[in-house]
The RNA shown here (SAM riboswitch aptamer (S box leader)) has 127 nucleotides and comes from a pig gut metagenome.
């Protein structure tokens, strides 16, 4: 750097640490000596993984039956939906804290509310 998927849920009154932080750039709003960042632990989740059997679809391949047209069962494979968390990550104020580009839609006069979608960005997972 490219593909793909997710991005309104969750998740500490715990040590250390000591002055900042919310990616960047502008604006906005917040967060913080009632202790920011980082690091440990702890805790969330379930993307990668493990299981096991339900429901769907599908049959190239494989198996077995059988009325041999082919159908039927098994296997299998994809999906949804469960479930486990040991390992790999990730996460752990606020939607990604909000806007910003482009559409629509109300209002109403060049602004404000709202929807949709993009683009950044974060994360996996493949390349």
């Nucleotide at each position: 750097c490219c593909u793909u998927a997710u991005u309104a849920a969750g998740a500490g009154c715990g040590g250390c640490g000591g002055a900042g932080g919310g990616a960047a750039u502008a604006g906005g709003c917040c967060c913080u000596g009632u202790g920011a960042a980082g690091c440990c632990c702890g805790g969330c989740a379930a993307c990668c993984u493990g299981c096991g059997a339900u429901g769907u679809u599908u049959u190239u391949c494989c198996u077995g039956c059988a009325u041999a047209u082919u159908g039927c069962a098994g296997a299998a494979a994809a999906c949804a939906g469960g479930u486990a968390a040991a390992g790999g990550u990730g996460c752990u104020a606020a939607a990604u804290c909000c806007u910003a580009c482009a559409g629509g839609a109300u209002a109403u006069u060049g602004u404000a509310u709202u929807c949709u979608g993009a683009a950044a960005g974060a994360u996996g997972a493949g390349g």

Model confidence (mean pLDDT): 79 of 100. RNAcentral holds the sequence, with entries from MGnify. Its Rfam family is "SAM riboswitch aptamer (S box leader)". From the family's description: The SAM riboswitch is found upstream of a number of genes which code for proteins involved in methionine or cysteine biosynthesis in Gram-positive bacteria.